[in-house]
RNA sequence: GGAGGCGGACAUGUGGUCGCCGCAUGGCUGGAAUCGGCCAUGGGGAGGAAAGUCCGGGCUCUCAGAGGAAGGAUGAUCGUUAACGACGACCGGGGGUGACCCCAGGGAAAGUGCCACAGAAAACAAACCGCCCGGAACCUCGGUUCGGGGUAAGGGUGAAACGGUGGGGUAAGAGCCCACCGGGGGAAUGGUGACAGACCCCGCAUGGUAAACCCCAUCCAGAGCAAGAUCGAACAAAAGGUGCUGCUUUACGCGGCCGGGGCUCCUCGCCCGAAUCCCUUUGGGUAUGAUCGCUUGAGGCGGCGGGCAACCGUCGUCCUAGAUGAAUGACCACACCGGCGCAAUACGCCGCGACAAAACCCGGCUUACGGACGCUCUCCAAAC
Numbered sequence: 001g002g003a004g005g006c007g008g009a010c011a012u013g014u015g016g017u018c019g020c021c022g023c024a025u026g027g028c029u030g031g032a033a034u035c036g037g038c039c040a041u042g043g044g045g046a047g048g049a050a051a052g053u054c055c056g057g058g059c060u061c062u063c064a065g066a067g068g069a070a071g072g073a074u075g076a077u078c079g080u081u082a083a084c085g086a087c088g089a090c091c092g093g094g095g096g097u098g099a100c101c102c103c104a105g106g107g108a109a110a111g112u113g114c115c116a117c118a119g120a121a122a123a124c125a126a127a128c129c130g131c132c133c134g135g136a137a138c139c140u141c142g143g144u145u146c147g148g149g150g151u152a153a154g155g156g157u158g159a160a161a162c163g164g165u166g167g168g169g170u171a172a173g174a175g176c177c178c179a180c181c182g183g184g185g186g187a188a189u190g191g192u193g194a195c196a197g198a199c200c201c202c203g204c205a206u207g208g209u210a211a212a213c214c215c216c217a218u219c220c221a222g223a224g225c226a227a228g229a230u231c232g233a234a235c236a237a238a239a240g241g242u243g244c245u246g247c248u249u250u251a252c253g254c255g256g257c258c259g260g261g262g263c264u265c266c267u268c269g270c271c272c273g274a275a276u277c278c279c280u281u282u283g284g285g286u287a288u289g290a291u292c293g294c295u296u297g298a299g300g301c302g303g304c305g306g307g308c309a310a311c312c313g314u315c316g317u318c319c320u321a322g323a324u325g326a327a328u329g330a331c332c333a334c335a336c337c338g339g340c341g342c343a344a345u346a347c348g349c350c351g352c353g354a355c356a357a358a359a360c361c362c363g364g365c366u367u368a369c370g371g372a373c374g375c376u377c378u379c380c381a382a383a384c
Base pairs, nucleotide, nucleotide: 001380002379003378004377005376008373010371012335013334014333015332016331017330018329020045021044023042024041025040026039027038028037029036030035047355051366052365054364055363056362057361058360059224060223061222062221063269065268066267067266068265069264071220072219073218074217075216077089078088079087080086091105092103093102094101095100106215107214111213112212113209114208115207128155129154130151131150132149133148135146136145137144138143163181164180165179166178167177168176183202184201185200186199189196190195228292229291230290231289237282238281239280240279241278243257244256245255246254247253248251260272261271262270299318300317301316302315303314304313305312306311336353337351338350339349340348341347
């Protein structure tokens, strides 16, 4: 100097003028109200993704309690967390010269399915070419043809053909035998563990695929802020259906059982419960009302301690949007940055200057994205 890997933070700055929203304090004020209005001072006001709605929760309600089914999710090990399918470290496998990156990582010996085409043959096989032994016939004595037996080392097909390389052995071969690799197992050692290196033994061994069905282990109630709560306003009912029993004061009476109902299905439990519990049909009303929920949190920042890290503990400090047809804006000046003109760094002009906009909140993941900055690591080249 070039090319890469892994993280971090930024997301135009400063000043002025006017405008919008909300909070705190003080003052004034509306006939009533579910509620408001005005003035002054002070502080605050859209992101790292606010997007996607993919996960997990906090919170609210449902009968919400127990067990099961169905359905869904996860899948090496150990930790972190409120929790997760997230994060950290690390093991195994794969990629890369390397820094590093990727993996939907339990089971194929419970069963079923699939592996096109090619090939002899694709799961319990198989012999196309070939190699060896031996028989018959022909024969130009090189050989040719037909049968029988043995073989799977060589060649071919394919993504993959019942381990690989080398040697011995054999009629020719084959883990048939041997060495090494590979595979399976064993005890000790190291490690919290998944696992690992060395050592010993074994038979030389019987495909792949489970983000195919399936089996195993673990986990999961449902719906969601348009949840829900309070205030206020308005109204209109009609027809039909499904029962037994006890008591008495015989009535629109009081109880019991039961049909039915109570946000997937079943069982148990609990509640309502027959002139309004429930089921079916027709019809009407609910200010397109107001307030709460609504922002103090599994919160931010800093110091110290523990931990390889994710993160945890402790001390101190801070309060940083809460709109509701939807506020957080407009203008001016200077500076930064970018683009254009220009020989040009001067000068002039242009530019919301990438992706993009809160709506109950939080922890993650995924996606979009401009320009430069910074930490640290790897490789290549040159010089000293």